The RNA shown here (transfer RNA) has 75 nucleotides and comes from a Candidatus Pacearchaeota archaeon.
[in-house]
């Protein structure tokens, strides 16, 4: 340099392929409860402009395109 495959919440991810209405789960960390305190444990909320810019489209995490990082194979 080529080929691939990954980027979505603070971690670990699902959704993308067949676009569609307010973008999820877990655990983390919180705020109540519980307990002499502390933790198991029960409850609540909150928390992401989907890696970045354009392009297409009534709409784009999600199709194109270029790019930035990470991986893995080739030379």
């Nucleotide at each position: 340099g080529c080929g691939u495959c990954c980027g979505u919440a603070g971690c670990u991810c699902a959704g993308c392929c067949u676009g569609g209405a307010u973008a999820g789960a877990g655990c983390a960390a919180u705020g109540g409860g519980g307990u002499c305190c502390u933790a198991a444990c029960c409850c609540g909320g909150a928390g992401g402009u989907c890696g970045a810019a354009g392009g297409u489209u009534c709409a784009a995490a999600u199709c194109c395109u270029u790019c930035c990082g990470g991986g893995c194979g080739c030379g």
Overview: Its Rfam family is "tRNA". About the family: Transfer RNA (tRNA) molecules are approximately 80 nucleotides in length. Gene Ontology term of the family: triplet codon-amino acid adaptor activity. It is annotated as a transfer RNA. Model confidence (mean pLDDT): 83 of 100.